Overview
The RNA shown here (c-di-GMP-I riboswitch aptamer) has 88 nucleotides and comes from a Clostridia bacterium. The sequence was found by an Rfam model in a public genome assembly. The organism belongs to Clostridia, within Bacteria. Rfam family: c-di-GMP-I riboswitch aptamer. Its family is annotated with cyclic-di-GMP binding in the Gene Ontology.

């Protein structure tokens, strides 16, 4: 120095919930708050999960049901990229 690993130290992020906005929804963003997290950093390439506006189909008398991402989730997993510290 690099890899593996994860004691300590320095820090970091921010679940749920509340609230405002956007959105059809899932969800996202801002503020408050901390459940937890060694990568809970980035990233939708592969799987998986969520939603179903539009569209299509069916039923029926004005609505309902089903299918479906082009929408979303990385704090679901894998991959890729980058990365603080240094005990055993």
């Nucleotide at each position: 120095u690099c890899a593996a690993c994860g004691a300590a130290a320095a820090g970091g992020u921010a679940a749920c919930c509340u609230u405002a906005u956007c959105g059809a929804a899932a969800g996202a963003u801002g503020a408050g708050c901390a459940c937890a997290c060694a990568g809970a950093a980035u990233c939708a390439g592969g799987g998986g999960u969520c939603u179903a506006a539009a569209g299509c189909a069916a039923a029926u008398c004005a609505u309902u049901u089903g299918c479906c991402a082009u929408g979303a989730c990385a704090g679901c997993c894998c991959a890729a990229u980058c990365a603080c510290c240094g005990a055993a």